[in-house]
Context: one part of a larger RNA
Molecule: small-subunit ribosomal RNA, central domain
Organism: uncultured Spirochaetales bacterium
RNA sequence: UUGGGCGUAAAGGGUGCGCAGGCGGCCAGGAAAGUCCGGUGUGAAAGUUCGGGGCUCAACCCCGUGCUGCGCUGGAAACUUCCGGGCUGGAGUACAGAAGGGGUCGUCGGAAUUCCAGGUGUAGGGGUGAAAUCUGUAGAUAUCUGGAAGAACACCGGUGGCGAAGGCGGACGGCUGGUCAUGUACUGACGCUGAGGCACGAAGGUGCGGGGAGCGAACAGGUUUAGAUACCCUGGUAGUCCGCACAGUAAACGAUGCGCACUGGCCGUCGGGCGGAAGCCCGGUGGCGAAGCAAACGCGUUAAGUGCGCCGCCUGGGGAGUAUGCUCGCAAGGGUGAAACUC
Repeated sequence: UUGGGCGUAAAGGGUGCGCAGGCGGCCAGGAAAGUCCGGUGUGAAAGUUCGGGGCUCAACCCCGUGCUGCGCUGGAAACUUCCGGGCUGGAGUACAGAAGGGGUCGUCGGAAUUCCAGGUGUAGGGGUGAAAUCUGUAGAUAUCUGGAAGAACACCGGUGGCGAAGGCGGACGGCUGGUCAUGUACUGACGCUGAGGCACGAAGGUGCGGGGAGCGAACAGGUUUAGAUACCCUGGUAGUCCGCACAGUAAACGAUGCGCACUGGCCGUCGGGCGGAAGCCCGGUGGCGAAGCAAACGCGUUAAGUGCGCCGCCUGGGGAGUAUGCUCGCAAGGGUGAAACUC
């Protein structure tokens, strides 16, 4: 609960695709369901409403009106709808081009790290606020040569690019998605949104099989401290990596749903077109700002302005994202989601 809202106060679904549903461009024609006009029937009486009247007033009584509705019938055709026809501005397709860490699979590379073997070499090394645990005469640290392994890709690198979001960064190749500009041709409203549904979805986690250099929850030890189940140090298992399967969450953030239209500018930047250039145009991405909006902060052609369509969500704090039921999951747990009580 016919209201007002959702950047930060409660509130935008993590993201996309999309069935139903809702909404839907221009032209003329037809129908007449919605809509509008007329006629007619009904809408019992009483009561109620409104107008008038009678008891001195009122209650009470009387007369009239009305009863917003529905049925039938005649008509109108602007708008919505339906039917068939046409159009090209919305949407899309093709061709000629462009940029990109978009995805996926494979191959390769160098720097660094650790380990192994060997050479040189000798007493320390490491670590800290200071230390100690630790490591080293069984030769460490340092340095040189060779080898092995795994993970991540310095510089370029950007206020930069791509992707629906999560996210994506060494090089090369295969397969593959999307986007953009210009021009021409074509389809002819094929569109927008989208409850359910389906798919994707960081990190951490789970199952099975591999892998394991570095890092490192847990754990152990050393310090610190009144204590120190921490911060610091020395180690270190899961994990981090790969394949397949599950999980489905997040400050999944622009804390801002998607689409369209309209409304002054200035400065930068990425991609493209035109042009000799200055510059202009289209599509992104940033900064500042008119009007307007806003509680303020701020937003401001990438709106939080002005409008329209559709979806999601909020309705005082705590209790509580808990309990319960249902459902999904191997589990952890996820989704949905109260109340008593209390302020």